[in-house]
RNA sequence: UCGUGCUAGACGGGGAGCUAGCGGUGCCCUGUAACCCGGAAUCCGCUAUACCGGGGUUGAAGUCCCACCUGAGGGCUUAGCGAGCGCUUAUGGUGAAGCCUAAGCGGUGUUGACGACCGGGUCCUGUACAACGAGAGCCUAUGAACCCCGUCAGGACCGGAAGGUAGCAGCGGUAAGUAGUCACUCUCGUGUGUUGCAGGGCAACCCGACCUGAGCUGGCUGGGUGGAACCGUCUGUGUCAGCGGUUCGACGGUGGGUGCACAA
Numbered sequence: 001u002c003g004u005g006c007u008a009g010a011c012g013g014g015g016a017g018c019u020a021g022c023g024g025u026g027c028c029c030u031g032u033a034a035c036c037c038g039g040a041a042u043c044c045g046c047u048a049u050a051c052c053g054g055g056g057u058u059g060a061a062g063u064c065c066c067a068c069c070u071g072a073g074g075g076c077u078u079a080g081c082g083a084g085c086g087c088u089u090a091u092g093g094u095g096a097a098g099c100c101u102a103a104g105c106g107g108u109g110u111u112g113a114c115g116a117c118c119g120g121g122u123c124c125u126g127u128a129c130a131a132c133g134a135g136a137g138c139c140u141a142u143g144a145a146c147c148c149c150g151u152c153a154g155g156a157c158c159g160g161a162a163g164g165u166a167g168c169a170g171c172g173g174u175a176a177g178u179a180g181u182c183a184c185u186c187u188c189g190u191g192u193g194u195u196g197c198a199g200g201g202c203a204a205c206c207c208g209a210c211c212u213g214a215g216c217u218g219g220c221u222g223g224g225u226g227g228a229a230c231c232g233u234c235u236g237u238g239u240c241a242g243c244g245g246u247u248c249g250a251c252g253g254u255g256g257g258u259g260c261a262c263a264a
Stems, first nucleotide, its partner, number of pairs: 001264001003262004009058003012030004020047005035055005064257006073248005080243002084239004090233005098225004103221003106217003115211001118208005123200006129193002131190007139180004148173004156165003
């Protein structure tokens, strides 16, 4: 150095949590070539050689052991920083609507503003009239096999006769009814009315007459008030992403270490 057979070891590790502590089951991260069965969260086993019991595979190295580097991920961080957000304290800026004013512009006004007074209208009630609608009357047409009317041919009946009686069809008319006209008359109704009359009301607006005699208006600009809404600054505080610090640390990388027997 090589071969064969073994043995220690390995067959996942880590974080938080639980625990006096260690490990496991459960949660999370990492990772895989990552054995099998049984046990266990108000839990199971163990005690610094710190899962227990049973079975299997691999095996001195890609795989076992140690150190360092790297660093997924987790824990801690009032007395480190801290964006954002919420509350709070004080305060600054911009400033909508509304209201007041009347300096400027405009509009309007001696063809008469504002104001005062009078009358009328818009409004309400009643009534008349009208309009519209409904019904009735009037009018026109139609309208009864017989039990409606008139006239009743023919025929019938009474009579010796003269004559008389009832009467179908037809013709004419009419009642109820039906249809129409809607000019006229009456009755009733109406969310009707450039209508008349009477009464009421008269806040506001409009119209007119008269008095007075120079303002009135508030569209734009300006001034004042107002303070909806928006944007900041500051004080204190809470929450919380991130950064920093600290701690543990998987995977990976580098370096080092590791037994026995036999044979050549």

Description: This is a predicted structure of a 264-nucleotide RNA (Bacterial large signal recognition particle RNA) from a Candidatus Zixiibacteriota bacterium. Its Rfam family is "Bacterial large signal recognition particle RNA". The family's RNA type in Rfam is non-coding RNA gene. The organism belongs to Candidatus Zixiibacteriota, within Bacteria. The gene name in the source record is ffs.